[in-house]
């Protein structure tokens, strides 16, 4: 440097739920809490999903379309940086 995560060690993150706070919402921040994670570190570039607004249709339940509007990196791909073991 490349590949890899069977064994081991040192650390790390933290789902659901929950208290407070922010947001119309998706969801986010801090604390509690651990389902899991070898990049569950970071980046919305691509696809997906979700929300909002506008709008065609409508059986009024929703469906489709548009957004140089938004959310999700713990949906996947991609980019980028990094600890330890092994080859």
């Nucleotide at each position: 440097c490349u590949g890899u995560g069977a064994c081991a060690a040192u650390a790390g993150c933290a789902a659901a739920c929950u208290g407070c706070c922010g947001g119309u919402a998706a969801c986010g921040g801090c604390g509690g809490g651990a389902c899991g994670c070898a990049a569950a570190g970071c980046c919305u570039c691509u696809g997906g999903u979700c929300c909002u607004u506008a709008u065609u249709g409508u059986a009024u339940g929703c469906c489709g379309u548009a957004a140089g509007g938004g959310a999700u990196a713990g949906c996947a791909g991609g980019g980028u940086u990094a600890c330890c073991g092994c080859a």